[in-house]
The prediction has a mean pLDDT of 80. A computed fold for a 72-nucleotide RNA from Candidatus Vidania fulgoroideorum, annotated as transfer RNA. The organism belongs to Candidatus Vidania, within Bacteria. Its Rfam family is "tRNA". The family's RNA type in Rfam is transfer RNA. Gene Ontology term of the family: triplet codon-amino acid adaptor activity.

RNA sequence: ACAACUAUAACUUAAAGGAAAAAGUUUUUGAAUACGAAUCAAAGUAUGUAGGUUCGAUUCCUACUAGUUGUU
Numbered sequence: 001a002c003a004a005c006u007a008u009a010a011c012u013u014a015a016a017g018g019a020a021a022a023a024g025u026u027u028u029u030g031a032a033u034a035c036g037a038a039u040c041a042a043a044g045u046a047u048g049u050a051g052g053u054u055c056g057a058u059u060c061c062u063a064c065u066a067g068u069u070g071u072u
Base pairs, nucleotide, nucleotide: 001071002070003069004068005067006066007065010025011024012023013022018055027043028042029041030040031039048064049063050062051061052060
C1' cells in the first nucleotide's frame, strides 16, 4: 500500500427489511433464611460515527473510525 472479516447492554450471543431490539451472565431492590449461598419476583444498562436507498434499516449501499487476518 492492497484485500477480506468484525463492531448490538458491563460480558457472551440472537434478531437476515415489518418495527414494543430478545436471551443468558453481571448490577440493584425485594421475598425467603438465625445469617449467607442457591432459588423466586421486579427493575436498570445497547445497534461504532456520518450520509444514502426504502413507506419502513441492527439488517442493504457509500465513506470514515477502531480491531483481527492475509499478501506485498